[in-house]
RNA sequence: GAUUGAUAAAGGCAAACUUGCCGAAAGGCAGGGACGCAAAGCCACGGGUCUACAGCGAAUACUAUUGUAGCGCCAUGACAGCCGGGUUGCCACA
Numbered sequence: 001g002a003u004u005g006a007u008a009a010a011g012g013c014a015a016a017c018u019u020g021c022c023g024a025a026a027g028g029c030a031g032g033g034a035c036g037c038a039a040a041g042c043c044a045c046g047g048g049u050c051u052a053c054a055g056c057g058a059a060u061a062c063u064a065u066u067g068u069a070g071c072g073c074c075a076u077g078a079c080a081g082c083c084g085g086g087u088u089g090c091c092a093c094a
Stems, first nucleotide, its partner, number of pairs: 003094001004092002012037002017032006035081001041087003045084003048079003055073003060069003
């Protein structure tokens, strides 16, 4: 230095839930809280998943105005604690 991550040591992060704020939503930020995590540090490059304001399509219900609600498609939105990839990093049994 690399691989690897154990019966080590020092620590770190923080799921669900909850309070407040932002957002159309998915979700995000902050506080509390710990399910877990050897990168559960960072990055949307590839795959996948989630949402659909706006837009498009059809024409179901209500209404009398082509308006409201509902249905389908749709990321330019989101998820790094879904997987892969890139990148940085503590310690050291072996």
Model confidence (mean pLDDT): 85 of 100. This is a predicted structure of a 94-nucleotide RNA (c-di-GMP-I riboswitch aptamer) from a Peptococcaceae bacterium. Of the family's consensus pairs, 95% are formed in the model. Its Rfam family is "c-di-GMP-I riboswitch aptamer". The literature on the family includes a 2008 paper in Science by Sudarsan et al., "Riboswitches in Eubacteria Sense the Second Messenger Cyclic Di-GMP". The organism belongs to Peptococcaceae, within Bacteria.